Predicted 3D model of a 330-nucleotide RNA (Bacterial RNase P class A) from Betaproteobacteria bacterium HGW-Betaproteobacteria-22. The organism belongs to Betaproteobacteria, within Bacteria. It was read from a public genome assembly, where an Rfam model found it. The coordinates come from a structure-prediction model, not an experiment, and the mean pLDDT is 77. Rfam family: Bacterial RNase P class A. Rfam classes the family as a ribozyme.
RNA sequence: GAAGCUGGCUAGACAGUCGCCGUCCACGUAAGUGGAGGGAGGAAAGUCCGGGCUGCAAAGAGCGGGAUGACGGUUAACGGCCGUCCGCCGAAAGCUGCAAAGUAUAAGGCGAGGAAUAGGGCCACAGAGACGAGUAAGUUACGGUUCGCCGUAAUGGACGUGAAACGCGGUAACCUCCAUUCGCAGCAAGACCAAAUAGGCUGGCAUUGACGUGGCUCGCGUCGCCAGCGGGUAGGUUGCUCGAGCGCAUGAGUAAUCAUGCGCCUAGAUGAAUGACUGUCGUGCGUUGUAUAACGCAAACAGAACCCGGCUUAUCGGCCAGCUUCCUUU
Numbered sequence: 001g002a003a004g005c006u007g008g009c010u011a012g013a014c015a016g017u018c019g020c021c022g023u024c025c026a027c028g029u030a031a032g033u034g035g036a037g038g039g040a041g042g043a044a045a046g047u048c049c050g051g052g053c054u055g056c057a058a059a060g061a062g063c064g065g066g067a068u069g070a071c072g073g074u075u076a077a078c079g080g081c082c083g084u085c086c087g088c089c090g091a092a093a094g095c096u097g098c099a100a101a102g103u104a105u106a107a108g109g110c111g112a113g114g115a116a117u118a119g120g121g122c123c124a125c126a127g128a129g130a131c132g133a134g135u136a137a138g139u140u141a142c143g144g145u146u147c148g149c150c151g152u153a154a155u156g157g158a159c160g161u162g163a164a165a166c167g168c169g170g171u172a173a174c175c176u177c178c179a180u181u182c183g184c185a186g187c188a189a190g191a192c193c194a195a196a197u198a199g200g201c202u203g204g205c206a207u208u209g210a211c212g213u214g215g216c217u218c219g220c221g222u223c224g225c226c227a228g229c230g231g232g233u234a235g236g237u238u239g240c241u242c243g244a245g246c247g248c249a250u251g252a253g254u255a256a257u258c259a260u261g262c263g264c265c266u267a268g269a270u271g272a273a274u275g276a277c278u279g280u281c282g283u284g285c286g287u288u289g290u291a292u293a294a295c296g297c298a299a300a301c302a303g304a305a306c307c308c309g310g311c312u313u314a315u316c317g318g319c320c321a322g323c324u325u326c327c328u329u330u
Base pairs, nucleotide, nucleotide: 001326002325003324004323005322006321007320008319009318010317012281013280014279015278016277017276018275020039021038023036024035025034026033027032041301045312046311048310049309050308051307052306053186054185055184056183060218061217062216063215065182066181067180068179069178070084071083072082073081074080085113086111087110088109089108094103095102096101114177115176119175120174121171122170123169138155139154140153141152142151143150144149190238191237192236193235200229201228202227203226204225205224209223210222211221212220245264246263247262248261249260250259251258252257283298284297285296286295287294288293
C1' cells in the first nucleotide's frame, strides 16, 4: 500500500425569538401569573421469541397438542448470548491450464447439528427397472420333460439412464421414535368513583344438571346457567414510570457474565405534547486556490403509548480499535 473481515461509539452543537406538554416552588377563592428543571430511537419499526405485571383462582392428574435438539456455561427466562466440537461456505499466494476456470485453506460467516436395523410415506424426468427388481447369456441346486428344453431359488460381470441400480441407498424444515420442556388470556389486562336505565320481556336446561380463561376425561369448586329481543351509559381517576435501571472503578472469568464500592434520576401524552424561524460553528461532497481560505450542494432510515431482555428488517454519513493474507521498502 492492497484485498477480505470483526467489534464499539455517534446520528449534529451553541445562542436568540415565539409556541406546546409534564413536574416542583411561590402568589391567588378560582381562572391564572411568575420562577426552576425536564420532554421521541438505534432501531421507538415487525409483533417473531422470552419474561415482569393483571385476571381466571382456592388446587391437580392423564390423554391429546405445542416447542427445543452436538457438549458446556450464562441469564428472570428464551428458539437469546458466550466458549469448544462437527459440517458447509470463504480471499490472497503457490500449482495446473493458451484462456475461461480449477485446486486447498486463513481471518471470518452460516447451520432447523438426536434417531434411517421400530414402522410408514416419498425419490420428478430419464431409464427395462427406484425398495426391491429387469433384458440377454453363464454357473450351481431342485423339480418336470414330448429329450427341443421349461420352471423355481441362489450367484453375479458388462452396456445404457440417472443424484442414486444386484448395496442394509437417500430423505425425518414428511409422519414418526427418543430426550428435555410447556396453564390460558392479555394494559382494549385489571381496580375504583360518578351518572343513567327497564333488578325489562320471551324461550330452553336445571343436582341423573349447568357453569367455572385453549380441546377431551377424571377430580375440585359454585348454585344457577344459556340464547334471543329491547333499553341505559360509553364520563373521570388509576394501572402509568425507581426499573431483572444507567454510568464509572476494582476484582473473578478465555468470554458471555457475576460480585463489590461510588455516583445519577433521564417523557408519561390520551384524536394523542416533545415544534417552528434566524444566526454562528461543525460533518461530508464538489469547484477555485501556493498556503490561508472562498463559494455551492447535501445530510438517511425514521416518531414513545404498561415495562424489560433478545432476534429480524430499513438506513445519509463520521470516528475509533483490532484480526488474516499478500506486495514493496528498511